This is a predicted structure of a 469-nucleotide part of an RNA (small-subunit ribosomal RNA, 3' major domain) from Colemanosphaera charkowiensis.
Context: one part of a larger RNA
């Protein structure tokens, strides 16, 4: 100087408390461990691994296994030789691949011979190739402490020196924010502001929007550009000041709300399987192609979710109100058929115009009357639909039938302070299809509580002790 303390003081945080809703019990989905397996590819492992890499494992993906094959190779550059490239088709085979048949001679330079570009095939060698190892050799990127308020420098001063001071005290703040004071005076990286979105108004512009109901208008809503607006600016109190408390005006008040933004560093944290890369290793194989299988197994254990256990509910009928967003090998209306999933024909739309698109919770009416039920929907059977060469291993959906556990969950434990929690639906990416109950967004309805800081956890500053570095 740090680190640590079941030392002290002060302060903060959904840290506790006060509340609301969960997890832990059930079933299912999904990830992991373990076990199993020819293989169940690999990585991630306290917080900070476990709906994680994976924004989509039937083949492909795919890295794993079995079998069948290839060896200048699936891919790149170089040398030589031959042939245009290419198209159609037959046989063997699970395919990869192997063996034939037919058609076909293009472009540029040149009078022609010939040469060149491009592509294919063959030969030999330089080489290719490796998701093989090492994240404890690395770059880059990322997580975490933590959006915590800290981390430093120049000159000066103090100290023999390590170092200290500045950056301590007293206040204040979300903040090393600011004030006062001061052997310090200044400065940098952080904080804040600058950036984006939302909330109010003005101006400009109005079609596909909106208003009038026809050939008009731009008032309003809205769209999308530019501005205005909030600064403790004003008033009162308090204080030396910084500031704090209350008030006015205002759409908004003291950081208005949310986002992006992550200092010096810590964890030899994570990633050699995104990519790049040193070294090591393989080179008729640890490379490459194909078919099939596996990654989907299942006594069990754990995490994360979905659905429930019902009457603030379930079922049936009717009625109302969104916002994101996507669309051409696409979104697909209307109409017809089908109980339905869906099918047929196709209009419109590269879209403020058309389509996805009827939002659901909600409201009205009726039934159910506390029951393992008109709760709950697992599981299974049958019959169908769709995607796709192909749904057996191993897809989704529909109808009918079946109708399991479950009556609110032990010890323990998680999230959340406002348009939040809770609850309700909608959209998108990936994608042929889907295992999405996931993830990322969008809006609808819309609470309760916070006395307080003794305690638990984490953090900051000062101080103290130390057989620690």
């Nucleotide at each position: 100087u740090g680190a640590c303390g079941g030392g002290g003081a002060c302060c903060c945080g959904c840290a506790c408390a006060a509340g609301c809703g969960g997890u832990g019990g059930a079933u299912u989905a999904u990830g992991u461990g373990g076990a199993u397996u020819a293989a169940u590819u690999c990585g991630a492992u306290g917080c900070a691994a476990c709906g994680c890499g994976a924004a989509g494992a039937a083949c492909c993906u795919u890295a794993c296994c079995a079998g069948g094959g290839u060896u200048u190779g699936a891919c790149a550059u170089g040398u030589c030789a031959a042939g245009a490239a290419c198209u159609u088709u037959c046989c063997a085979g699970a395919a990869a691949u192997g063996g034939g048949a037919a058609g076909g001679u293009g472009c540029c330079c040149u009078a022609a011979c010939g040469g060149g570009a491009g592509c294919u095939u063959g030969a030999a060698c330089a080489c290719a190739g490796g998701u093989g190892g090492u994240g404890c050799a690395u770059g880059g990127c990322u997580g975490u402490c933590g959006u915590c308020a800290g981390c430093u420098c120049g000159u000066g001063c103090c100290g023999u020196g390590a170092g200290g001071u500045g950056u301590a005290u007293a206040g204040u703040u979300a903040a090393g924010u600011c004030u006062c004071a001061u052997a310090a005076c200044g400065a940098g990286c952080g904080c804040a502001a600058c950036c984006c979105u939302c909330g109010u108004c003005u101006u400009u512009a109005g079609u596909u929007g909106c208003c009038u109901u026809u050939u008009g208008g731009u008032u309003c809503u809205c769209u999308a550009a530019a501005g205005a607006g909030a600064c403790u600016g004003c008033c009162a109190g308090u204080g030396u000041a910084a500031g704090c408390u209350g008030g006015a005006g205002g759409a908004a008040g003291g950081u208005g709300a949310g986002g992006a933004u992550g200092a010096c560093g810590u964890c030899a944290a994570g990633u050699c399987a995104g990519c790049a890369u040193g070294c090591c290793c393989c080179u008729u194989a640890c490379a490459c192609c194909c078919u099939g299988g596996g990654c989907u197994u299942c006594a069990c254990a754990c995490g994360u979710a979905a659905u429930a256990c019902a009457a603030u509910g379930g079922u049936u009928g009717g009625g109302a109100c969104a916002a994101u967003c996507a669309g051409a090998a696409g979104c697909g209306a209307u109409c017809u058929c089908g109980u339905g999933a869906g099918a047929g024909c196709u209009a419109g739309c590269g879209g403020a115009u058309c389509u996805g698109u009827u939002a659901a919770a909600c409201c009205c009416a009726a039934c159910c009357u506390c029951a393992g039920u008109u709760c709950g929907g697992a599981u299974u059977g049958u019959a169908g639909g769709c995607u796709g060469c192909a749904a057996c291993u191993c897809g989704c959906c529909u109808a009918c039938a079946u109708g399991a556990a479950g009556c609110c969950g032990g010890a323990a434990u998680c999230g959340c302070u406002a348009g939040u929690a809770a609850u309700c639906g909608c959209c998108a990416g990936u994608c042929a299809g889907c295992u999405a109950u996931a993830u990322g967004g969008c809006g609808g309805u819309g609470a309760a509580u916070a006395c307080g800081u003794u305690c638990c956890c984490g953090g900051g500053u000062c101080u103290u002790g130390u057989a620690c570095a």

The prediction has a mean pLDDT of 82. A source record names the gene rrn16S. Its Rfam family is "Bacterial small subunit ribosomal RNA".